A computed fold for a 73-nucleotide RNA from a Solirubrobacterales bacterium, annotated as transfer RNA. The sequence is in RNAcentral, with records from ENA.
RNA sequence: UCGGGGGUAGCUCAAUCGGUAGAGCAUUCGGCUGUUAACCGAACGGUUGUCGGUUCGAGUCCGACCCCCCGAG
Numbered sequence: 001u002c003g004g005g006g007g008u009a010g011c012u013c014a015a016u017c018g019g020u021a022g023a024g025c026a027u028u029c030g031g032c033u034g035u036u037a038a039c040c041g042a043a044c045g046g047u048u049g050u051c052g053g054u055u056c057g058a059g060u061c062c063g064a065c066c067c068c069c070c071g072a073g
Base pairs, nucleotide, nucleotide: 001072002071003070004069005068006067007066010025011024012023013022019056027043028042029041030040031039049065050064051063052062053061
């Protein structure tokens, strides 16, 4: 330099053919218990890597750039 894959909540990951972004863990609160743990319930948590484009509508499609992984030279 070229090709491929990836970047979404604090962490690990979903999100169908473009149609209102979710789960588990963690955290906080409550229930249960003699207490803790476990278990049960709830709450909190997002500029979807950045900037543009297409569209009535973009995490998803297109372009450029940044970062990580694999391969080629």

It matches the Rfam family "tRNA".